[in-house]
RNA sequence: GGGCCGGUAUAUCAGUCUGGUAGAUAGCUCCGCUUGCACCGGAGAGGCCUUGGGUUCAAAUCCCAACCGGUCCA
Numbered sequence: 001g002g003g004c005c006g007g008u009a010u011a012u013c014a015g016u017c018u019g020g021u022a023g024a025u026a027g028c029u030c031c032g033c034u035u036g037c038a039c040c041g042g043a044g045a046g047g048c049c050u051u052g053g054g055u056u057c058a059a060a061u062c063c064c065a066a067c068c069g070g071u072c073c074a
Stems, first nucleotide, its partner, number of pairs: 001073007010026004020057001028044005050066005
């Protein structure tokens, strides 16, 4: 320098193919249970989806560029 994959909640990851209310699990907060803690049950907070531009009535999702990480080739 080139090819491919990835960047979404505090963490690990779905969701993208086929555009239409952003999700799961763990963690965190609160309530119940308990003498108390844990387990268990219930509720809640938490992300304008790496950045910029384009297409569209509408973009995490499609297109272009850039940045970061991984991997392969040179």